[in-house]
RNA sequence: CUCAUCAAGAGAGGCGUAGGGACGGGCCCUAUGAUGCCUCGGCAACCGUCAGUUCGAUUUUUGGAACCGACUGAAAGGUGCUAAUUCCCGCCCGGUAAGCCGGGACAGAUGAG
Repeated sequence: CUCAUCAAGAGAGGCGUAGGGACGGGCCCUAUGAUGCCUCGGCAACCGUCAGUUCGAUUUUUGGAACCGACUGAAAGGUGCUAAUUCCCGCCCGGUAAGCCGGGACAGAUGAG
């Protein structure tokens, strides 16, 4: 830089000490010890692996088989995640009398390349 996803899901113990939730505003979490680090669990299924199905493409002389894609499932590998929708809003558009509701960007996060 490109592509995909982001409304679901999943916590205990130890260390340690003051802020943390990316940024601004709001709101929230936090000495009943948060954030962070470590250990062990768990969630999920992006990559990889395995199994199945039949659908499609390709190869193979046939039976049959191989391989690729799609779909379903498993979870022993590589990541990731495990307060709050990515906590909400920040820009644009539509609806509404307003509160507010909906859609799309931007930004961010994760994976693959």